[in-house]
RNA sequence: CGGGGCGUGGCCUAGCGGUUUAGGGCGCGGCGCUUGGGUCGCCGAGAUCGCAGGUUCAAAUCCUGUCGCCCCGA
Numbered sequence: 001c002g003g004g005g006c007g008u009g010g011c012c013u014a015g016c017g018g019u020u021u022a023g024g025g026c027g028c029g030g031c032g033c034u035u036g037g038g039u040c041g042c043c044g045a046g047a048u049c050g051c052a053g054g055u056u057c058a059a060a061u062c063c064u065g066u067c068g069c070c071c072c073g074a
Stems, first nucleotide, its partner, number of pairs: 001073007010026004018057001028044005050066005
């Protein structure tokens, strides 16, 4: 320098243009249970999807640029 992949709550992950209000697990907070802890049950907070722009009636999803990480080739 060229090509490819990935980026979604603190962590892991689903989603592949439209219904739900971005879902699930772990973790976190509260309550119940317990002598206490753990387990278990119930409830709750937390992401607008790396960033910016574009297409569309509608974008996490498509396009462009850019940043970070990984791989391949020079």
Annotation: A computed fold for a 74-nucleotide RNA from a Patescibacteria group bacterium, annotated as transfer RNA. Rfam family: tRNA. Rfam's curators write: Transfer RNA (tRNA) molecules are approximately 80 nucleotides in length. Rfam classes the family as a transfer RNA. Taxonomically the source falls in Bacteria candidate phyla (Bacteria).